Molecule: transfer RNA
Organism: Patescibacteria group bacterium
RNA sequence: GCUCUUGUAGUUCAAUGGAUAGAACAAAAGACUCCUAAGCUUUAGAUGGAGGUUCGACUCCUCCCGAGAGCG
Repeated sequence: GCUCUUGUAGUUCAAUGGAUAGAACAAAAGACUCCUAAGCUUUAGAUGGAGGUUCGACUCCUCCCGAGAGCG
C1' cells in the first nucleotide's frame, strides 16, 4: 500500500429495516442482619464520528477514526 472483519452500558454479549435498544456480571440505594457477605427489591447507565437512502436505520450505502486478520 491492497483486501476482509469489526466498533452497542464499566465488562461480556443480544436486537428480521418497525415496541420505550434488552440480558448477565459489575455500580448505587433500600430492606434484612449485632456487623459484613450472600440472597431479595429498586435505580442509573450505551448504538465510534459526519453525511446519504428510507415513511422508519444499531441494522443498508459513502467518507473519516479506532481495533484485528490476511496479502504484498